[in-house]
């Protein structure tokens, strides 16, 4: 080259094309405590880019970029 699979919170992951894109660790604050852990209770935080179907894309198509795997 070329085919395959993936890309979403700081990290692991969800999300039949339609609810305000969730949880867990992790990060701030408060509560408790003699103070630290521990537990509680609150907060912040995200869809690779770039078109294109669609009333409506995380999700379906095209490209292009990062990764990672086959192949000669």
């Nucleotide at each position: 080259g070329c085919c395959c699979c993936a890309g979403u919170a700081g990290u692991u992951c969800a999300a039949c094309g339609g609810a305000u894109a969730g949880a867990a660790c992790g990060a701030g604050g408060c509560u408790c405590u003699c103070c630290u852990a521990a537990a509680g209770c609150u907060u912040a935080g995200a869809u690779g880019c770039a078109g294109g179907u669609u009333c409506g894309a995380u999700u379906c198509c095209u490209g292009c970029c990062u990764g990672g795997g086959g192949u000669a």
Predicted 3D model of a 72-nucleotide RNA (transfer RNA) from an uncultured Verrucomicrobiales bacterium. Its Rfam family is "tRNA". Rfam's curators write: Transfer RNA (tRNA) molecules are approximately 80 nucleotides in length. Rfam classes the family as a transfer RNA. Model confidence (mean pLDDT): 81 of 100.